[in-house]
RNA sequence: GCAGAGUAGGUUUAUGUGCGUUAAGUGCCGACUGAACAGGGAGUUGUCAGCCGGACGAAAGGAAUCAUUGUCAGAAGACAAGGCUCCUGCGGUACAUAAGCCGCAUCCCGCUGC
Numbered sequence: 001g002c003a004g005a006g007u008a009g010g011u012u013u014a015u016g017u018g019c020g021u022u023a024a025g026u027g028c029c030g031a032c033u034g035a036a037c038a039g040g041g042a043g044u045u046g047u048c049a050g051c052c053g054g055a056c057g058a059a060a061g062g063a064a065u066c067a068u069u070g071u072c073a074g075a076a077g078a079c080a081a082g083g084c085u086c087c088u089g090c091g092g093u094a095c096a097u098a099a100g101c102c103g104c105a106u107c108c109c110g111c112u113g114c
Base pairs, nucleotide, nucleotide: 001114002113003112004111009102010101011100012099013098014097015096016095017094018093019091020090021089028054029053030052032050033049034048035047039109040108041107042106060088061087062086063085066083068081069080070079071078072077
């Protein structure tokens, strides 16, 4: 001098366990605070988290059973309401695991090979 490696993290898919479906969460915009960013140092208008505010916004369906309440009924019982449980969905849903993909904005030094 030339070439290259490697992180945090992000993302997709699958599986599992949850949460919501009485709308939280996710996603979008803005303010504030903070954190992390290859082995070392620095570090953004990039990334992430917390918090506050704003706009927008949704998919439910079915089954069984028990007790309760109400109505009807002479009674047996029937009907309705809401509760609990389960199943199938739905949500740009949370977490964990696995695999794939991407991966230091940038600067200086270092590392590996030639």